[in-house]
A computed fold for a 76-nucleotide RNA from a Planctomycetota bacterium, annotated as transfer RNA. Its Rfam family is "tRNA". From the family's description: Transfer RNA (tRNA) molecules are approximately 80 nucleotides in length. The RNAcentral record of the sequence draws on ENA and MGnify.
RNA sequence: GGGUGGUUAGCUCAGUUGGGAGAGCGUCGCGUUCGCAAUGCGAAGGUCAGGGGUUCAAAUCCCCUACCAUCCACCA
Numbered sequence: 001g002g003g004u005g006g007u008u009a010g011c012u013c014a015g016u017u018g019g020g021a022g023a024g025c026g027u028c029g030c031g032u033u034c035g036c037a038a039u040g041c042g043a044a045g046g047u048c049a050g051g052g053g054u055u056c057a058a059a060u061c062c063c064c065u066a067c068c069a070u071c072c073a074c075c076a
Base pairs, nucleotide, nucleotide: 001072002071003070004069005068006067007066010025011024012023013022019056027043028042029041030040031039049065050064051063052062053061
């Protein structure tokens, strides 16, 4: 330098055909207990990596950029 995959909640990830942003774990509150663990119920938490474009409408399609992983090439 080129190819491929990836970037969504604190962590691990899902999101199917473009229209509701979600799950598990964790955190916080309440209940249960003498107390803890476990468990039940509830809540908070999001620049969908950044920017632009298409569209009535974009996490999703297109372009550019950044970063991560991997393969290839180059490297006197």